[in-house]
Background: The prediction has a mean pLDDT of 81. Predicted 3D model of a 100-nucleotide RNA (SAM riboswitch aptamer (S box leader)). Rfam family: SAM riboswitch aptamer (S box leader). About the family: The SAM riboswitch is found upstream of a number of genes which code for proteins involved in methionine or cysteine biosynthesis in Gram-positive bacteria. The SAM riboswitch acts at the level of transcription termination control. The predicted structure consists of a complex stem-loop region followed by a single stem loop terminator region. An alternative and mutually exclusive form involves bases in the 3' segment of helix 1 with those in the 5' region of helix 5 to form a structure termed the anti-terminator form.

RNA sequence: UUCUUAUCAAGAGUGGUGGAGGGAGCUGCCCGACGAAACCACGACAACCUACAAUCUAUGCAAGGUGUCAAUUCAGUAGUUUUUAUAACGAAGAUGAGAU
Numbered sequence: 001u002u003c004u005u006a007u008c009a010a011g012a013g014u015g016g017u018g019g020a021g022g023g024a025g026c027u028g029c030c031c032g033a034c035g036a037a038a039c040c041a042c043g044a045c046a047a048c049c050u051a052c053a054a055u056c057u058a059u060g061c062a063a064g065g066u067g068u069c070a071a072u073u074c075a076g077u078a079g080u081u082u083u084u085a086u087a088a089c090g091a092a093g094a095u096g097a098g099a100u
Base pairs, nucleotide, nucleotide: 002099003098004097005096006095007094008093013042014041015040016039017038021031022030023029025077026076027075028074043069044068045067048065049064050063052060053059073092079089080088081087082085
C1' cells in the first nucleotide's frame, strides 16, 4: 500500500507549551483569542488483540498492545430498494484484528 473481517445511537479532560485554525474530502452547520491545530504531563473511557480468572464458548478483569475523551461517524453526500420517508440497505471514512 492493498485485501478480508468486526464495530461505529453509549462512555470519558484537566494542566503546561503554543498562537489560528479545527470538525477526513465536498456542501451545510458548528467549535475556536472565555485560546484552534500540534506537542508534553497526568487522568479518564472503552474492551478489539494479548495476559490472567472462570468456563466450554456466554462472562469477568484492566496488567500489556492499540484506540478514544464537543455535537449519532455533527448532518447530508457513490448506489440500490420500496411504502417517496424523520425509511432500510449500502458507499465513503475511522478504529481493531488478520493477511499481503